RNAcentral holds the full RNA, with entries from ENA and SILVA. Small-subunit ribosomal RNA, 3' major domain from an uncultured organism, 475 nucleotides, folded computationally.

Context: one part of a larger RNA
RNA sequence: UGACGGGGGCCCGCACAAGCGGUGGAGCAUGUGGUUUAAUUCGAUGAUACGCGAGGAACCUUACCUGGGCUCUAAUGCGCGCGACCGCCGCCGAAAAGCGGCUUUCCUUCGGGACGCAAAGCAAGGCGCUGCAUGGUUGUCGUCAGCUCGUGCCGUGAGGUGUUGGGUUAAGUCCCGCAACGAGCGCAACCCCUAUUGUUAGUUGCCAUCGGGUAAAGCCGGGGACUCUAACAAGACCGCCCUCGUAAGGGGUGAGGAAGGCGGGGACGACGUCAAAUCAUCAUGGCCCUUACGCCCAGGGCUACACACGUGCUACAAUGGCCAGUACAGCGAGCAGCUUGACCGCGAGGUUUGGCGAAUCUCCAAAGCUGGUCUCAGUUCGGAUAGGAGUCUGCAACUCGACUCCUUGAAGCUGGAAUCGCUAGUAAUCGCAUAUCAGCAAUGGUGCGGUGAAUACGUUCCCGGGCCUUGUACA
Numbered sequence: 001u002g003a004c005g006g007g008g009g010c011c012c013g014c015a016c017a018a019g020c021g022g023u024g025g026a027g028c029a030u031g032u033g034g035u036u037u038a039a040u041u042c043g044a045u046g047a048u049a050c051g052c053g054a055g056g057a058a059c060c061u062u063a064c065c066u067g068g069g070c071u072c073u074a075a076u077g078c079g080c081g082c083g084a085c086c087g088c089c090g091c092c093g094a095a096a097a098g099c100g101g102c103u104u105u106c107c108u109u110c111g112g113g114a115c116g117c118a119a120a121g122c123a124a125g126g127c128g129c130u131g132c133a134u135g136g137u138u139g140u141c142g143u144c145a146g147c148u149c150g151u152g153c154c155g156u157g158a159g160g161u162g163u164u165g166g167g168u169u170a171a172g173u174c175c176c177g178c179a180a181c182g183a184g185c186g187c188a189a190c191c192c193c194u195a196u197u198g199u200u201a202g203u204u205g206c207c208a209u210c211g212g213g214u215a216a217a218g219c220c221g222g223g224g225a226c227u228c229u230a231a232c233a234a235g236a237c238c239g240c241c242c243u244c245g246u247a248a249g250g251g252g253u254g255a256g257g258a259a260g261g262c263g264g265g266g267a268c269g270a271c272g273u274c275a276a277a278u279c280a281u282c283a284u285g286g287c288c289c290u291u292a293c294g295c296c297c298a299g300g301g302c303u304a305c306a307c308a309c310g311u312g313c314u315a316c317a318a319u320g321g322c323c324a325g326u327a328c329a330g331c332g333a334g335c336a337g338c339u340u341g342a343c344c345g346c347g348a349g350g351u352u353u354g355g356c357g358a359a360u361c362u363c364c365a366a367a368g369c370u371g372g373u374c375u376c377a378g379u380u381c382g383g384a385u386a387g388g389a390g391u392c393u394g395c396a397a398c399u400c401g402a403c404u405c406c407u408u409g410a411a412g413c414u415g416g417a418a419u420c421g422c423u424a425g426u427a428a429u430c431g432c433a434u435a436u437c438a439g440c441a442a443u444g445g446u447g448c449g450g451u452g453a454a455u456a457c458g459u460u461c462c463c464g465g466g467c468c469u470u471g472u473a474c475a
Base pairs, nucleotide, nucleotide: 001475002474003472004471005470007469008468009467010466011465012464013463015459016458019422020421021420022419023418026314027313028312029311030310031309032308033307034305035304042053043052064300065299066298067297068296069295070294073123077122078121081117082116083115087102088101089100090099091098105114106113107112125289126288128287129286130285134283135282136278137277138276139274141272146185147184148183149182150181151180152161153160154159165176166175167174191266192265193264194263196234197233198232199231200230201229202228206223207222210221211220212219237260240254241252242251243250244249316415320374321373322372323371324370325369326368332363333362334361337356338355339354341352342351343350344349381412386407387406388405389404390403391402392401428451429450430449431448432447433446434445
């Protein structure tokens, strides 16, 4: 100087407390461990692994296994030779591949080029090892308020001072004081979205007024008022008032205001820590393989299953289930696409026609509301499992897809010890969209809107963190 203390002081955080809802019990989905296996490819492992890499494992992917094949090669460049290549057909084979038949060049600046084949060389190739050789990227402490430097001063020196102290703040934020005076990286602000208003603009959006029109409908003429769209601008700064105070600042169910004290959210992550993660995104040093640890193909596996754990979904019901009627979003997506309408099918879906490369057309709500029924039961709760019949995608749904219909109708009556999230348009609850994607194992991820709470006395305690101080047998 740090680190540590079941030392002290001050302070903060859904850290506790106060509340609301979960997990832990059930079934299933998914990931992991373990076990099994020819293989169940690899990585991630307290917090900071475990719906993680994977934002799509039937083949492919695919790295794994079994079997069949190739050895200048599956791809690229240079150099040498040949002329075909493409296309069609046949045999063999699981395919890759092999054998054979038919057909036969194109462009040209005449040098050659395109494409293919053969041979051969420089070379390739490796998801093989090392993340403890590395770059790049990332997690975490932590959006915590810290981390430092120059000069000066103090100290023999390591170092200290500044950065401590008194206040204050979300903040090393600001003020005052001070052997310090300044500065940098962080904080904040500048950026984006959102809450209000104005100006400009008015189509594909809108419809108040006028006219037309319909069973109905901005449907039509028209209009720019309103909504909205998207560019610019205004607006919030403790600015005003009151109060404490030297100041910084603080308080106010004060005013005004759409918004009030950082308005709400995002992006943004200091010096560093964990030899943290990644050689399997990529790049790369070294080592290793080179008729194989490279490459091609078929099938299998990654989906196994006495079990254990994590994360979720669905429930156990009446604030509910079922039936009928009826209303209201936003983010987005769409031509190998989204699909209205009509017809067929109980349905998944099919057929056909039309619109839309989209503010134009389409995807497009559910909880809610109204009425009816069930009447507390393992039930009209719950839907696992299982049998049958089908639809769709796709060469192909056996291993191993999703969905539909009929039948079947398991556990489960609110969950031990323990444990998690959340302070407001939040929790809870309800659906919708979307990336990936032929299809889909999505209950996951990322977003979006609808409905919409309770509680916070407080900081004694648990956990984590910051500052000062103290002790130390630690570095």
The coordinates come from a structure-prediction model, not an experiment, and the mean pLDDT is 82.